[in-house]
RNA sequence: CUUGAUCAAGGGCAAACCUGCCGAAAGGCAGCGACGCAAAGCCUCCGGUCCGUGGAUGGGCGUCCAGGAUAGCGGGGUUGCCGGA
Numbered sequence: 001c002u003u004g005a006u007c008a009a010g011g012g013c014a015a016a017c018c019u020g021c022c023g024a025a026a027g028g029c030a031g032c033g034a035c036g037c038a039a040a041g042c043c044u045c046c047g048g049u050c051c052g053u054g055g056a057u058g059g060g061c062g063u064c065c066a067g068g069a070u071a072g073c074g075g076g077g078u079u080g081c082c083g084g085a
Stems, first nucleotide, its partner, number of pairs: 002085002012037002018031005035072001041078003045075003048070004054065004
């Protein structure tokens, strides 16, 4: 430098449930808790999925759009610890 097939140690993160707060919702944050994770560190650029107060259409339902959520849905970008080869 490359790689993540195999391997050690020390550590790291934290799904669901429950509680509180925020949000129209999806969902987020904190606590609790470990299902899992080698980038489950970070970034919505692409696709997917979900929501969609509001806008359009419309009698309503529905459909579409702005917008939002998801990085623990996948791809991509970027940074990176320890050892192995």

The RNA shown here (c-di-GMP-I riboswitch aptamer) has 85 nucleotides and comes from a Gammaproteobacteria bacterium. It was read from a public genome assembly, where an Rfam model found it. Lineage of the source: Bacteria > Pseudomonadati > Pseudomonadota > Gammaproteobacteria. Its Rfam family is "c-di-GMP-I riboswitch aptamer". Gene Ontology term of the family: cyclic-di-GMP binding.